[in-house]
RNA sequence: GAACCCGUGGCGCAGAGGUAGCGCGUGUGAUUCCAGUCCACAAGGUCAUCCGUUCAAUCCGGGUCGGGUUCA
Numbered sequence: 001g002a003a004c005c006c007g008u009g010g011c012g013c014a015g016a017g018g019u020a021g022c023g024c025g026u027g028u029g030a031u032u033c034c035a036g037u038c039c040a041c042a043a044g045g046u047c048a049u050c051c052g053u054u055c056a057a058u059c060c061g062g063g064u065c066g067g068g069u070u071c072a
Stems, first nucleotide, its partner, number of pairs: 001071007010024004018055001026042004048064005
């Protein structure tokens, strides 16, 4: 320098046009003498960023930034 892939709660990931969910973790309650396990509920997301397409974008197109793999 080139090609390809990835960027979504604190962490690991899903979601491939109709306003985002799962597991772990955190908090509260319940249980327990206390803690753990189990159960219920809750909080927590500018979906890297900018522009475009669209009635509508995490999702489609382009630019930028960051990470990874391969080639030179």
Transfer RNA from Serpula lacrymans var. lacrymans S7.9, 72 nucleotides, folded computationally. It matches the Rfam family "tRNA". From the family's description: Transfer RNA (tRNA) molecules are approximately 80 nucleotides in length. It is annotated as a transfer RNA.